The RNA shown here (Bacterial small signal recognition particle RNA) has 100 nucleotides and comes from a Kosmotogaceae bacterium.
[in-house]
RNA sequence: GAUUGAGUCCUGCGCAACGGGAACUUGCGAACCUGGUCAGGUCCGGGAGGAAGCAGCCAUAAGCGAGCGCUCCCGUGUGCCGUGGGGGUGCUCAGUCUGA
Numbered sequence: 001g002a003u004u005g006a007g008u009c010c011u012g013c014g015c016a017a018c019g020g021g022a023a024c025u026u027g028c029g030a031a032c033c034u035g036g037u038c039a040g041g042u043c044c045g046g047g048a049g050g051a052a053g054c055a056g057c058c059a060u061a062a063g064c065g066a067g068c069g070c071u072c073c074c075g076u077g078u079g080c081c082g083u084g085g086g087g088g089u090g091c092u093c094a095g096u097c098u099g100a
Base pairs, nucleotide, nucleotide: 001097002096003095004094005093006092007091008090009086010085011084012083013082014081015079016078017076018075019074020073021072022071024067025066026065027064028063034059035058036057037056042051043050044049
């Protein structure tokens, strides 16, 4: 000096981590336009009974909070973990060849 391989560089895929969302568990939760039970009172009836049904209570819808990381979805240079491709301008390591 040349050359080969690997790393650094770029990139694809996979995997993990992290973040967000959904699902799940649980709590709260609509005066009326959810349901059940409907005191009181109202209505129908001669009566027996019946009807509608406010408050209250219970269960919940929409929604909100907590838990969860077993499940699903999305995302980002978070990782350099695995695998492949690109690149030969530079740097590092290893090898080979040649010359001084």
Of the family's consensus pairs, 97% are formed in the model. Model confidence (mean pLDDT): 76 of 100. Taxonomically the source falls in Kosmotogaceae (Bacteria, Thermotogota, Thermotogae, Kosmotogales). Rfam family: Bacterial small signal recognition particle RNA. Clan: SRP clan.